[in-house]
A computed fold for a 73-nucleotide RNA from Junco hyemalis, annotated as transfer RNA. It matches the Rfam family "tRNA". It is annotated as a transfer RNA. The prediction has a mean pLDDT of 81.
RNA sequence: CGGGGAAUAGCACAGUUGGUAGGGCACUUGGUUCGGGACCAAGAGGUCACGAGUUCGAAUCUCGUUUCUCCGA
Numbered sequence: 001c002g003g004g005g006a007a008u009a010g011c012a013c014a015g016u017u018g019g020u021a022g023g024g025c026a027c028u029u030g031g032u033u034c035g036g037g038a039c040c041a042a043g044a045g046g047u048c049a050c051g052a053g054u055u056c057g058a059a060u061c062u063c064g065u066u067u068c069u070c071c072g073a
Base pairs, nucleotide, nucleotide: 001072002071003070004069005068006067007066010025011024013022019056027043028042029041030040031039049065050064051063052062053061
């Protein structure tokens, strides 16, 4: 320098042709226990990397930027 892939909650990841953003661990509260752990129930936590465009409607489509990663030179 050229090409491909990835970016979604504190962490690791889903999201099937555009139509209310989800699961696990962790966290908070309650139950259980002498207490803790484990278990059970409930809850909180997201401008979907950033900017713009298309659309009635974008995590999803298009363009640009940033970071990481793989291949080639």

Annotation:
The sequence is in RNAcentral, with records from Rfam.